[in-house]
RNA sequence: GCUCUUGUAGUUCAACGGAUAGAACAAAAGUUUCCUAAACUUUAGAUUUGGGUUCGAUUCCCAGCGAGAGUA
Numbered sequence: 001g002c003u004c005u006u007g008u009a010g011u012u013c014a015a016c017g018g019a020u021a022g023a024a025c026a027a028a029a030g031u032u033u034c035c036u037a038a039a040c041u042u043u044a045g046a047u048u049u050g051g052g053u054u055c056g057a058u059u060c061c062c063a064g065c066g067a068g069a070g071u072a
Base pairs, nucleotide, nucleotide: 001071002070003069004068005067006066007065010025011024012023013022018055027043028042029041030040031039048064049063050062051061052060
């Protein structure tokens, strides 16, 4: 260089083209406790970028960027 795969909360993963983009762990606050831990309640937090298709795109198409694998 070419081919293939992939990109969603801090992390690991969900999400028939129509949901308020969800769960677990982690974080913050509160209750409880002499304190910590545990438990319970609550809160904040994400779709790699730009176009296209569509009434509607996390999802389909194209290009870029990042990551991984293969190839001489």
Molecule: transfer RNA
Organism: Paludibacteraceae bacterium